Large-subunit ribosomal RNA, domain V from a Planctomycetales bacterium, 584 nucleotides, folded computationally.
Lineage of the source: Bacteria > Pseudomonadati > Planctomycetota > Planctomycetia > Planctomycetales.

[in-house]
Context: one part of a larger RNA
Order: sequence, then C1' cells, then structure tokens
RNA sequence: CCCGCAGCUAGACGGAAAGACCCCAUGAACCUUUACUGUAGGCUGAUACUGGGUUUAGGUAGUUCUUGUGUAGGAUAGGUGGGAGGCUAUGACGUGGGUACGCAAGUACUCAUCGAGCCGACGUUGAAAUACCACCCUGGACCUAUUUGAAUUCUAACUUCUCGCAGUGAAUCCUGGAGAAGGACAAUGUCAGUUGGGCAGUUUGACUGGGGCGGUCUCCUCCAAAAGAGUAACGGAGGAGCCCAAUGGUAUUCUCAGCCUGGUUGGCAAUCAGGCAGCGAGCGUAAAGGUAGAAGAAUGCUUGACUGCGAGACUUAUUAGUCGAGCAGAGACGAAAGUCGGGCUUAGUGAUCCGGCGGUGCUGGAUGGAAAGGCCGUCGCUCAUCAGAUAAAAGGUACUCUGGGGAUAACAGGCUUAUCGCUUCCGAGCGUCCAUAGCGGCGAAGCGGUUUGGCACCUCGAUGUCGGCUCAUCACAUCCUGGGGGUGAAGAAGCUCCCAAGGGUUUGGCUGUUCGCCAAUUAAAGUGGUACGUGAGCUGGGUUUAAACCGUCGUGAGACAGGUUGGUCCCUAUCUGCUGUGGG
Repeated sequence: CCCGCAGCUAGACGGAAAGACCCCAUGAACCUUUACUGUAGGCUGAUACUGGGUUUAGGUAGUUCUUGUGUAGGAUAGGUGGGAGGCUAUGACGUGGGUACGCAAGUACUCAUCGAGCCGACGUUGAAAUACCACCCUGGACCUAUUUGAAUUCUAACUUCUCGCAGUGAAUCCUGGAGAAGGACAAUGUCAGUUGGGCAGUUUGACUGGGGCGGUCUCCUCCAAAAGAGUAACGGAGGAGCCCAAUGGUAUUCUCAGCCUGGUUGGCAAUCAGGCAGCGAGCGUAAAGGUAGAAGAAUGCUUGACUGCGAGACUUAUUAGUCGAGCAGAGACGAAAGUCGGGCUUAGUGAUCCGGCGGUGCUGGAUGGAAAGGCCGUCGCUCAUCAGAUAAAAGGUACUCUGGGGAUAACAGGCUUAUCGCUUCCGAGCGUCCAUAGCGGCGAAGCGGUUUGGCACCUCGAUGUCGGCUCAUCACAUCCUGGGGGUGAAGAAGCUCCCAAGGGUUUGGCUGUUCGCCAAUUAAAGUGGUACGUGAGCUGGGUUUAAACCGUCGUGAGACAGGUUGGUCCCUAUCUGCUGUGGG
C1' cells in the first nucleotide's frame, strides 16, 4: 500500500413522511354568535270547511218624544214661514210627592188634591211669543230594520270515545247504526305579521423589515429630490373633505408693518399729529411661490358666480385634469380705450349602474293617444379600503385539512457588533503627603464573537428543540499546582501584573432545570468554543398536539411566555471515519 472479518456510530446537512410550527391562498371543513341573507318549526291574525238563537257595545236609515241661558229683558228666546186668537168639567191656576236634564236659576213629564180660569198683540230686543200649526239644525232617549265587533248558548257540519249491533264467516281495520262527550271551537289548506344558529349558504380587506397588536389607505403644500420634468421608504413637517350674495364684477382713489418725537384721562401698548420706513404688513382658510408700478385698503354702481361655442396648447397608460385667444347672443361697470365665462395661485372630492324632479320640434310595438324610453339640465353615495367586488356580512379551531413558500417567522449556521465581555491610551480626582501599591471622572482607540438584538443569506418534497447521563476534544482572557516583577511586601497571609495549557479541577439536599441557594470537603472546585459538542448513543422531567381542572378574558365557539394531572422517542450500517484482528 491492497483485500477481508468482528465491532462503534462522529459525518455522508444519513433513511422514513411534497413540515403538523409560521406565513400565504379573494383554498377547504367543522364549530360559535346580539355577522349577513334565508329557512324547518313555534306563536298570532285573516279566510275556507262554517250553521242557528239570545244579550250587549257601536255605525247608518226611519217613526215618536225631547234638547238649546252672551248683554238688555218678566226669563234657559235654536232657525224660517203662516198666524189673531188658542187651551180648558175627557179638569185651568194653585198645593204636596216623585222621575229626567241642568249653566243650580229653572225646564219637561207624571201621581194625588183642588174646582174655573190660563196664555197671546203691548214697553224693552238685531230677531216675538212654545198662544197655535208646519218644515228643518245641534245634542239626546225609546222602538223598528240592517250591518260590524264582543260575550254567551244550541246542535246539525266536524272531532273523540263506547258497544255481546250490522256488512261479516277472523278482524282492536273500514263503512253504517245506537249511545255519550266536545262543538262551530279544534284539526286541516291558503295568505300575512312576528319569532327562529334548530338548520343552511356565505362573508369576515390590503400595506407591513414574518404575522398579530398599533398605524395607514383619497386630495393639497414644503423638504428628501442630486439647479428641466419625474422620483421610494411604517422618511421628516403641516393642512383639506370648506367658506363668501360679498370676501364676486367693474370704475375711481389710496398705501402697509414697525420705530422715533409730540399730545387730556391714557399707562409698554387704544384714538390724534409730524417724521423715518421698499415691503419685514396684508392677501377667508396649511405651506410654498407670487405680490405695493397691487393680487393689499376704501367708496359708488352692479350680478359675467352668463347662454351657445372654441383655434391651439400643457399634462397624461387609460379614465380623468388644466390653460385658452377669438366668434355669436343678451348684459354689468366705465366718458372712453376696455375689463368681466367667480374668489392672487395651487386642496375643499367620487366613475358606472339604479332611481327622483324640471324641460323637450325625439321614439311611441296594427292606428290615435297614453305608459315607458331617449335627449338637455339637476338631485340622491365618510361607495373615506376614497379606479368605488354585493342593495345586504362577524368570530373560533390545540379536532383540524389541502395547495404552496426557506419569496416569510421560531432552532441552528452566516453577516453585523448597537448591546455584551476583555484589553490599551489619556489622567480630573481618591489614596495623611504622593496621578499610576491599589483605584480612576469625562473621553479616545481596539480586540473577541460566549449574551440580548438587527438582517432574512442555505435549509419549510423536515437541519429533532431545553436539561440530565455517557464519551469527550480544543482555546487561554489560568481556578489549583510551577517561574517571576511591583507592593501602601517586616515574617506569615494577601493585592496586582507578566510567563506558563503538562496534569488536575469533589460529593450531597431543593428544583425539569442550565443557573442559583444551602451542607460538607478540597491544592482547586476555572471561563469559554465545539449545530447553546454529543437523541441512526440513552433518557424524556420541562417546553410544544389530541383528554381534563382552576384563575383571568370572551355573549359564545374558545384563548392565555398563567398554573396543574396524564400523554407511542422508529432505523438489521452501503460509503467515509474510528477500535480490535487476519491475509497478501
């Protein structure tokens, strides 16, 4: 060096299973509910099957009888017309009792008694006698008819039960009969309202230095933006979702803020006068640009905050957005030239469908109309997830599933090193004195890659995760043992620094613990790396499935770096490697 045999498992990101954690999908399934929309069922009502009577409460019509008070006035005068007499032994006036109404004054009726009168034109009033008659109005009473509702009752529909009944010869079935009970109810059909996670179908946004929580989503201004335009981030700052009939148009006139001086109350600051003052004021509202040779301030007159158009441009993927001379009509202001199609400019917003309103020389389903539609104008959306999926929508899943992703998290690795650990420099100060025996403010420069992080680069068709056991190996920033320097080293014991990795570096109690605390030793009980070494070596106590309990949260399904009990750890070694051994 080659070839074996027996073993061990460190590696082949070993085998097995298109990762179950995480994220994504306009994926799925179950479950929940005060998500949305339905629906079985329930309840209620109407109606059909469904008929008779009585009572009662209303409506309507009719007969009879009543009812009616402003003030003045004999007094409770409904209206209009006729009318000079009417009523009375068939009982007038009066008296006593009762009923009804009532504005408490009286009116109407009736019973008893009595026995001959009572009222009317007159004077007051807008209107004259309920003296008498007729027709009506308001409110009421009795009766009749009809109708509606309610209550109650009846039996004949209908329902239930019973029978030594009949068809029938077996029948607890069916039909008929008889009897009983209920009864126009119930049951059933149709329609409507209400209730309805009992059940069903679905929805439950995106961005995001993983996802969730938070924040944001449209428009305007500035910076970033690199002197044309444009330009991103969960970059840095602010605003808008209007307002104004004058804060618009036009003609004419004017100049502000601030400061100084003077001047009654009056002061730093009110109004007044003079001066300086080029813009620092003002311009409805944020900022930027602009602006006094006005876009600012004031006054007069007004409605162009018009209709029909529009050459030509800017911007731009599209849809949109912006500017605009000029022409026609009818106007405002101005002597006129002229200016005026809102506001110094840039925010103040919403496509389409659907529907409403007004207009219209349009269409009008055989014809004439109409309905309906078109066209012109206009209105209704925090459709704010603002290019707007629907008119209409929330959650749970650890019982879960599928398709994908290392496009994206948790472990490990990688990069970085803020944080962390360790050095070095400087030397304010402490150390009785003395910066540096020992310390060392504020700072500066590095190293390491053990912490917590940041990034998301390999791995999601799988790189098994804490601790323990076993077996280790390396570094040195050395715990012991060894050799030295300094000392605020008398000796001993220390402190500090330099060299040094040869060897060594304990046993128990508690806890799943690493760690830590405690006990007893020791020369010492080192710090770290090795996929926080080591699960194809072991364990499985913890974490991290399915079961269950408690607390808290949630309406609930359920949830909780809250607690608690329980809970399947597979692999016969092909290659590399290593151990032992044999042959050539």
The coordinates come from a structure-prediction model, not an experiment, and the mean pLDDT is 84.